[in-house]
RNA sequence: GGUUGAUCCUGCCGGAGGCCACUGCUAUUGGGAUCCGAUUAAGCCAUGCGAGUUAUGGGUUCUUUGUGAACCCGGCAAACUGCUCAGUAACACGUGGAUAACCUACCCUUGGGAUCGGUAUAACCCCGGGAAACUGGGGAUAAUACCGAAUAGGUCAUAGGUGUUGGAAAACCCUAUGACUGAAAGGCUCCGGCGCCCAAGGAUGGAUCUGCGGCCGAUUAGGUUGUUGCUAGGGUAAUGACCUAGCAAGCCUAUAAUCGGUACGGGCUCUGAGAGGAGGAGCCCGGAGACGGACUCUGAGACACGAGUCCGGGCCCUACGGGGCGCAGCAGGCGCGAAACCUUUACAAUGUGCGAAAGCACGAUAAGGGGAUCCCAAGUGCCAGCGCACUGCGUUGGCUGUUCUCCAGCCUAAAAAGCUAGAGGUAGUAAGGACCGGGCAAGACCGGUGCCAGCCGCCGCAGUAACACCGGCGGUCCAAGUGGUGGCCACUUUUAUUGGGCCUAAAGCGUCCGUAGCCGGCCAAGUAAGUCCUUUAGGAAAUCUGGUGGCUUAACCAUCAGGCGACUGAGGGAAACUACUUGGCUUGGGACCGGGAGAGGUUCCGGGUACCCCAGGGGUAGGGGUGAAAUCCUGUAAUCCCUGGGAGACCGCCUGUGGCUAAAGCUCGGAACUAGAACGGGUCCGACGGUGAGGGACGAAAGCCAGGGGCACAAACCGGAUUAGAUACCCGGGUAGUCCUGGCCGUCAACGAUGCCCGCUAGGUGUAGGCCGUAGCACGUCUGCGGCCUGUGCCUUAGUGAAGACGUUAAGCGGGCCGCCUGGGAAGUACGUCCGCAAGGAUGAAACUUAAAGGAUUUGGCGGGGGAGCACCACAACGGGCGGAGCCUGCGGUUUAAUUGGAUCCAACGCCGGAAAUCUUACCGGGGGCGACAGCUGAAUGAUUGCCAGUCUGAAGGGCUUGCUUGACUAGCUGAGAGGAGGUGCAUGGCCUCCGUCAGCUAGUACUGUGAAGCGUCCUGUUAAGUCAGGCAACGAGCGAGACCCGCACUCCCAGUUGCCAGCAGAUCCAGUUUACUGGAUGCUGGGUACUCUGGGAGGACAGCCCCCGCUAAGGGGGAGGAAGGUGCGGGCGACGGUAGGUCAGUAUGCCCCGAAUCCCCCGGGCUACACGCGGGCUACAAUGGUCAGGACAAAGGGUUCCAAUUCCGAAAGGAGGAGGUAAUCCCUGAAACUGGUGUUAGUUCGGAUCGAGGACUGAAACUUGUUCUCGUGAAGUUGGAAUCCGUAGUAAUCGUGCCUCAAAAUGGCGCGGUGAAUAUGUCCCUGCUCCUUGCACACACCGUCCGUCAAACCACCCGACUGAGGUUUGAGUGAAGUGGUAGUUGAGAAUGCUACCUGUGAAUUCAAGCUUCGCAAGGGGGGUUAAGUCGUAACAAGGUAACC
Repeated sequence: GGUUGAUCCUGCCGGAGGCCACUGCUAUUGGGAUCCGAUUAAGCCAUGCGAGUUAUGGGUUCUUUGUGAACCCGGCAAACUGCUCAGUAACACGUGGAUAACCUACCCUUGGGAUCGGUAUAACCCCGGGAAACUGGGGAUAAUACCGAAUAGGUCAUAGGUGUUGGAAAACCCUAUGACUGAAAGGCUCCGGCGCCCAAGGAUGGAUCUGCGGCCGAUUAGGUUGUUGCUAGGGUAAUGACCUAGCAAGCCUAUAAUCGGUACGGGCUCUGAGAGGAGGAGCCCGGAGACGGACUCUGAGACACGAGUCCGGGCCCUACGGGGCGCAGCAGGCGCGAAACCUUUACAAUGUGCGAAAGCACGAUAAGGGGAUCCCAAGUGCCAGCGCACUGCGUUGGCUGUUCUCCAGCCUAAAAAGCUAGAGGUAGUAAGGACCGGGCAAGACCGGUGCCAGCCGCCGCAGUAACACCGGCGGUCCAAGUGGUGGCCACUUUUAUUGGGCCUAAAGCGUCCGUAGCCGGCCAAGUAAGUCCUUUAGGAAAUCUGGUGGCUUAACCAUCAGGCGACUGAGGGAAACUACUUGGCUUGGGACCGGGAGAGGUUCCGGGUACCCCAGGGGUAGGGGUGAAAUCCUGUAAUCCCUGGGAGACCGCCUGUGGCUAAAGCUCGGAACUAGAACGGGUCCGACGGUGAGGGACGAAAGCCAGGGGCACAAACCGGAUUAGAUACCCGGGUAGUCCUGGCCGUCAACGAUGCCCGCUAGGUGUAGGCCGUAGCACGUCUGCGGCCUGUGCCUUAGUGAAGACGUUAAGCGGGCCGCCUGGGAAGUACGUCCGCAAGGAUGAAACUUAAAGGAUUUGGCGGGGGAGCACCACAACGGGCGGAGCCUGCGGUUUAAUUGGAUCCAACGCCGGAAAUCUUACCGGGGGCGACAGCUGAAUGAUUGCCAGUCUGAAGGGCUUGCUUGACUAGCUGAGAGGAGGUGCAUGGCCUCCGUCAGCUAGUACUGUGAAGCGUCCUGUUAAGUCAGGCAACGAGCGAGACCCGCACUCCCAGUUGCCAGCAGAUCCAGUUUACUGGAUGCUGGGUACUCUGGGAGGACAGCCCCCGCUAAGGGGGAGGAAGGUGCGGGCGACGGUAGGUCAGUAUGCCCCGAAUCCCCCGGGCUACACGCGGGCUACAAUGGUCAGGACAAAGGGUUCCAAUUCCGAAAGGAGGAGGUAAUCCCUGAAACUGGUGUUAGUUCGGAUCGAGGACUGAAACUUGUUCUCGUGAAGUUGGAAUCCGUAGUAAUCGUGCCUCAAAAUGGCGCGGUGAAUAUGUCCCUGCUCCUUGCACACACCGUCCGUCAAACCACCCGACUGAGGUUUGAGUGAAGUGGUAGUUGAGAAUGCUACCUGUGAAUUCAAGCUUCGCAAGGGGGGUUAAGUCGUAACAAGGUAACC
C1' cells in the first nucleotide's frame, strides 16, 4: 500500500533495512582480510611434488682423503602437520566433577645401577627364477641388532604394624615367610660430553566413568533376552555383560522409552532495542573419515590418508604366468552443476621431525599470479575570458600533477608492490546502473502502439488524447558500482517469557466425576533444598567493547583493561518468602440437626378427555377437501345424533420470560425407594481444598440389533392438483419410525455461540424459596410492608469493548488450573490408527490454488417486510376515446443506384419546429471547379488569361481540333492551407427532456460517536407543502414550497382617439300622420366622456366574524357577509442533484480523418418505393344525424413582393380591374353551433375512399410528385377482441375561428372564443411517489447478487491390479583374511613356524520373511483454476415453502 460506496477492527499478502550465494549491464588505482569446488558428486582421477633424518651405533665399497659420497644393519620420527564433514541424536560435543579403576616415548628432578656369556643376519661374494613387481639357494661378517645366565627389582598369598594420606582403605609404607617372574650398551667420543638400565616423583599427552545442557515427529506407546542383576572366570593400561558359564527375572518408559526423519558439536556468525530467530563452509578447540567394509602387526601411542592382509566395486600394466593403484594433501584434469584460481617461487621468516652440531627435509608455511568475494582509501580536474539556443554547452588562454610514463636508491631469498629523490606531457589514461502512477525521491513532456505488443513484488496500467507499454528529451537515487533471482533475520505483539487472543472476526471440550501434574487459609518452632549476600576456582585463544600505540589515514595489526550477564564447582553466612518436618487454630471444605420448596430420578398402582375401530338404534344424500379443484368416502346407507364395548398414544385448564437437574432433560393423580440444592442452627472433624493431561460415567433427535405394541401422526412410496417442468410446497392415502423391554450409536445452532473455582468493584425495579421484624385479620401452610441470604429476569453507573453490546448472573479489576486459535479454499477431506453390527464417529494432513475471506457499523438502494401520507401521467364512480374500417402522417422492416442522417419504455414514432416538386439536401448517377503562404522545378525559345467555329455533351472554350489574343508568373513535385451536414454527445460548452402536477436538498456553530456519520431534518397534531404549532441537544439560517410577476373575475380613480353614444343638437333613410311634428334606424355630424371598451393606478380576501372540534396551539368542519372563501382560477418561475438521457445535423469547440477529394457549383433522380408490423390523427358508420333554406351573437390574431372592400366575368375553383389600409381608423371577416322544411332506418339523400373526364392556381418547371373546382364513379365501414389512453368545471365533449410554416399549402403545431355536461368529495386494491421503521450476502445498487450438476481445457493430488529400485531387521546357507581354542608336528623344553579340527567369531554373498522409502502404471475418484457454453433458481428481502445444525 491492498477487502469497503464509506468507516472501525480482525487478518493475511506485498513494499521499505541488513546479511549470504549466483547473475545482467558497467568498470581507473592502491591498501587490508581468518575470502575463493562448502551447498550439486565423501563422484572419478593423467602428471609432478607433499616425511624424513642420523656418518658421534655398526658393516662394506668408492674417494679429489673431506667432521666426503653411496648401499645396508640399527636408532628416532613417520599416530604430528595438512584435507574433508560422509556417518553420528551419541558421554560425540560443551561445562563441571570422578579414577580408592588407568597409561604416558621424547623432557625435568631424585636415588640406584650397568656382572658373566652366546648366536645370527643384511649390504658383500657365488649360483638361480621372473616380462615386470620382485624373489629363491649357498657362503662370510659387525653393532647401541638379537639371545641365555646372575643381581637389583616386580607380582601374588599369609601373618603383623597405636605408620601415612583420606570422607572412606581395598591405596601407600614397613617387617617376616613362601611361590612365580626377572634390567642394562661400561657403547661412542674431537675427552667437553652424548648415551644405556631400574625405581619414585613431576610435566605433557591420552584413556575410562559421571551430573547437567542443547533438533523435529505420538498419524512412533510400549521397548528389551546379554536384555537387568548376582557369582565365578576370561580379556584390557584400566572399570564394566566388554566376553563366557551358572543362577535370578528383572530393566527402560508419558519428566517421552522405543522407532522414524534430520544433523558433526562448540567457541562463534548474521539479524534484532532486547528477549529471541536463523546459521555454524572458512579461523580456533573437540570428534569422525581417508574408494565401501572387516581385520592385524609394529609401537609409548594406530586398528594407522601418502603401513599391511582379505572381501566388494572400479581402474592400470602384462610376455596371460602374474603384478599394481586409491588427490576428503598442493597444483592440475574430467564430471556435476547457477556456482568457485596457477600443473608458480622459496625454505629467507614462523614452525615441526631428525641430528651433539653444522645442517637436511617440509605444496605445513611464507611469497607472487588470477577472481567486481568482502572491508577501507583515492581519483576521473581547477581558474579566468568570450560566444550561444544559458541549471548547461562550445571555444580560447592559463594552472596543477593525485594518477600515468621514465630513471636512481632503499626494501625483498629473488622479484613485484611500496617508500624516498628527480625528469616528462596541449588533462592527456578513468562513469555507470537502476528508477520517474501510488507505496517511493523524480514528467500531467513529445512521438509510436490501441485490452494488441507489452509492463507489474502488491494495488494495478494498455479497448485512439497511456505521467504506468516501446523510444526520445528531461529528472531522481546510489556510485566503481548498480540492478535482478534465490535463501535467512528484522519489519511480525503474525507463536505473544518480555508481549496476543477465544459472545459475534480463527478459537471454551455437550456435561460431570476423577488419576498424574500445577496451585493452595491462619499462628508458632525448627531445617536450609529453592532464594539472597560474600569469598574463591573455572568459563582457551581469536571474536566483541573501550583506551593507547603502529602502518601517510582507514580497513588492518599490536597491547592493556573490560565483557563473555541469568553457567558450573567449592567455602562461609542470612532466614523474610516458597519448600520440608513438628505442634496448634477455624474463616475454606466436609459431617450433623430443624422445619419448609420443587415437572429431580427409578419402579409400581390408579384415572381422564379426544381420536380411531366394533356392535346396536335413529336418520338420508351427500360427505370431505381447497386459493379453486380433484383424487378419496358414500345406496352393501356414508357424513350426522344416541347407547354400549375395545385398543393404543397423550396428559387441556392450573401455567408464568415460574420451579428442579451437571448437562441432555423433566408437567394427570397416588405410593415406595432415592439424589441434590437453599435457608436456619453453629454440635463435630480440622486445610481434609481448587483445577484437572490421560481415563471414566451420563448424554436430544434420528439411526441400528432382538422381542413386543401400533390409536394417531408420518420419512420412503402411491395417487390428485399446481406448473414450462414439479421427483416439491397444497390435497387424499400410506410403510418404516414415533410407544414398551433389553442392547448399541455418541452426534447437534448439545447456544448464554460466553470453561471451572475464589476474591474485589455504584445503584434501581420485578419474581421464586427460606428466615427475621412489623401491622392487620377470615387466625390460615393467611395477607400487606420492610430487611437478610440464596436463585432467576430487566434497566443502568464506573469500567471494558472494533463496535454491537456487557455491566455484582461481567465481556470490569485480580489470582489458580484446564481446553482451544494463528489468512481463505482444498477439508473436517485423504492416508494411517482406534472405536462401532452397520450407518458412521474420534484423531487429522499435504500438494495445489487464492488477495483476500471475515466481524461490527454507517449512508444509500431494494423487498412478492411493516406503518403513515399522497397523485385522474393511480384506482374507484362517471363521460369520451384508441385498439376494428378508409384516408393522412411518423417509425420499423423490406426494396433500391439512392430510398441521407438522428431520436427507440414512461422520457423515440404529426419528433429534429422535418407540410423535401427544383432549392432545401446532408443520399445516388453524371459533369465542372478550388491550394493563402514557403521550398524545388519550369518560364520572354512565352508562364498565364480570354475567345470565333467545329466536336464530345443533357448543356457548357469544361475538355479536344485548329487558330487568334494577352504578357509574368507557375499545381509538375514536396510541405502547408481554405473548406467539410466526415467521426467521436462515452472528450466538451451551451440549450433541452425526465425524476418533478415531487417536497425535498444543504451548510454554520454547538453536541454525540475512535470513525464513516448522526443530531438539527426526529416525535405528536396539522398542511397542497421540511406548511405551521407543541415537545426534544440543539440553536439560528440558506436553496426550494410559499411569498413574488403576468392574465382573468369585482369596485373606484385618471385619460378619451381611430373606441363608445346615455342625455343635448343636427344630418340621412324608413314608417305614421294633422306637414309640422312623432316614432324608428344609421355615431353619419356637432358635441359629450355617462356607459361599454382600451391603457394606467388604487382598493378588495386575512381563516377577519359566529358556532363546533382541537391543547387556551397550529389548524379543521359548518355558517354569515361578499364579485370572489380557505393556494379565488389559469399561467410564469423548475432546489441540491441524478439519468455517461438528447443534440458535434442550429451555432461554438478539443482530438482524429479527407484535402484535389469526405471541399465547392450545376443537371437529373431519391428522401414520396410497398408483401407487411407499430404509433399519432382525420372522416365515418348516421336521425342528439344528413341535406336545403333562414336569420342572430364572438374572441384572438395577421396584413406593403402584403391584406384587399366594392364592381364586372365564370356553374365553381377562379379571373379582370381596384377604393382603403404601414392599421382600436381599411381589409382578411361569412363565425359555427341555432331555427324551420325534407328524407324515415335503408349500406340509405348515411359514408365518402378509389377511379374517369374536364377546368383553375402557384411556380423556370406539377411525369415521377402539389393544391383546388365541376360532373360522374360510390369501396371499406352498421360502434370495434385482449388490452389501453384522457378528463374533476367553464373542465370533458362538441362547434367554428385566427396565426405559424408558406411561391403554391394543413387532418400538424400554437392560440382564440361559442355551446356546455356526467361522476367522485373517497381509497391505497392496482401503478407509482414521499416520510418513518425493519431485513439484506445488494453498492454497476433486484434489469442486483449468487448456487450446484452437466459440457470443454489445464494442473496438482488420492485409490489402484501389475511392476522396478533402495534401506533396514530377523532367520537359514556358503564363507576370505585375521584372531581365539584344541590336537598333532618342529624343538631337550619354552617360544616360534607348519598342519588339521571347532554347531567359535566373521567381511562378503545367496535365499526367504517382516517393516519401510521412492519410481512407473491400465483404470477409478473427488478437488482447484479458466471474460461471455447447457439446465434450472437453492441462498441473500418473510428471497416468494423462514433459514440453519